Small-subunit ribosomal RNA, 3' major domain from Rivularia sp. 5PA11, 476 nucleotides, folded computationally. Model confidence (mean pLDDT): 84 of 100. Lineage of the source: Bacteria > Bacillati > Cyanobacteriota > Nostocales > Rivularia.
Context: one part of a larger RNA
RNA sequence: UGACGGGGCCCCGCACAAGCGGUGGAGUAUGUGGUUUAAUUCGAUGCAACGCGAAGAACCUUACCAAGGCUUGACAUGUCCGGAACCUUUGUGAAAGCAGAGGGUGCCUUCGGGAGCCGGAACACAGGUGGUGCAUGGCUGUCGUCAGCUCGUGUCGUGAGAUGUUGGGUUAAGUCCCGCAACGAGCGCAACCCUCGUUCUUAGUUGCCAGCAUUUCGGAUGGGCACUCUAGGGAGACUGCCGGUGACAAACCGGAGGAAGGUGGGGCCGACGUCAAGUCAUCAUGGCCCUUACGAGUAGGGCUACACACGUGCUACAAUGGUCGGUACAAAGGGUUGCGAGCUCGCGAGAGUCAGCCAAUACCGAAAAGCCGAUCUCAGUCCGGAUCGGAGUUUGCAACUCGACUCCGUGAAGUCGGAAUCGCUAGUAAUCGUAGAUCAGAAUGCUACGGUGAAUACGUUCCCGGCCCUUGUACA
Repeated sequence: UGACGGGGCCCCGCACAAGCGGUGGAGUAUGUGGUUUAAUUCGAUGCAACGCGAAGAACCUUACCAAGGCUUGACAUGUCCGGAACCUUUGUGAAAGCAGAGGGUGCCUUCGGGAGCCGGAACACAGGUGGUGCAUGGCUGUCGUCAGCUCGUGUCGUGAGAUGUUGGGUUAAGUCCCGCAACGAGCGCAACCCUCGUUCUUAGUUGCCAGCAUUUCGGAUGGGCACUCUAGGGAGACUGCCGGUGACAAACCGGAGGAAGGUGGGGCCGACGUCAAGUCAUCAUGGCCCUUACGAGUAGGGCUACACACGUGCUACAAUGGUCGGUACAAAGGGUUGCGAGCUCGCGAGAGUCAGCCAAUACCGAAAAGCCGAUCUCAGUCCGGAUCGGAGUUUGCAACUCGACUCCGUGAAGUCGGAAUCGCUAGUAAUCGUAGAUCAGAAUGCUACGGUGAAUACGUUCCCGGCCCUUGUACA
């Protein structure tokens, strides 16, 4: 000087408390451990691994296993030889491949040949998701959006170092003010950026419809651009104004005006560093290792196993509900190998046909909870839907291992969950649906969107984490 203390002072955070809803019990989805296996590929392991890499394993992916095959190679450059490329096709085989048959003879040319592609030979070499993240770059997590981390000159100290950065106030903040052997500065904080909230202006189609006509009653048509909206440009919020407190300061408290008030809400943004944290399997890369195999191609299997244990979700246990009928209101997205209206068929998943749309136009598209009415009447039930049997649809060469969905039947556990433990302070929690990425198909996951919409916070004694100062130390 740091670090640590079941030392002290001060302060903060859904840290506790006050509340609301969960997890832990059931079934199931998914990830992991373990076990099993020919293989169950690899990585991630307290917080900060475990719906994680994976925004999607039937084949492919795929890295794993066993089998049948290859060795200048699936891929790159160079040398030589041959042939246009390419197309059709036979035998064999699970395919890879192996052995053949037929067609075809193009482009440029200085007629020597050349370009591109294919086949063959030999060698330089290719190749490696092989090992090392404790050799590395890059990227990332975490403490933590915590308020800190430093430097120059000066001064003090023999020196390590100190000072500044401490102190008195104040703040979300090393934010600002005052004081001070310090005076300044840098990286952080804040602001500048995006978005939501108010308004003005410009513009008016595919959007809108106040007034005026027409109307098949649908902004449908004429018409209009007021309004909504869209998307460009401005305005607006600064403790600016008033009162109080305060050191006359910074600031705090209250008020006015205002759509918004003291950082207006949200996002982006992550200092010096810590954890030899994570990643050699995104990529790159040193040295090490393999080179008829640790490389590369094929078909099949596996990654989907299952006495069990854990994490994260979904669905429930019902009447604030289930079922049936009627009826209302979104936002944000997506699409031409696509979205597909309408009509017809089917109980349905869906099929057939086909209009429109490269989309403010047509489509996905029905929002759901809600509201109105009916029924059930507390039961393992008209709750719950697992499991299993049968019949189908669809995607795709192909759903046996191993897809999703539909219909009929079946109708398990479960009556609110021990110890323990998690999230959340407002348009939040809770609850309700919608869309997208990935994607042929395959979400209860993820990301985004809107609808309905609470309770509580006395307070900082305690638990956890953190900041500053101080104290002790046999630790570095």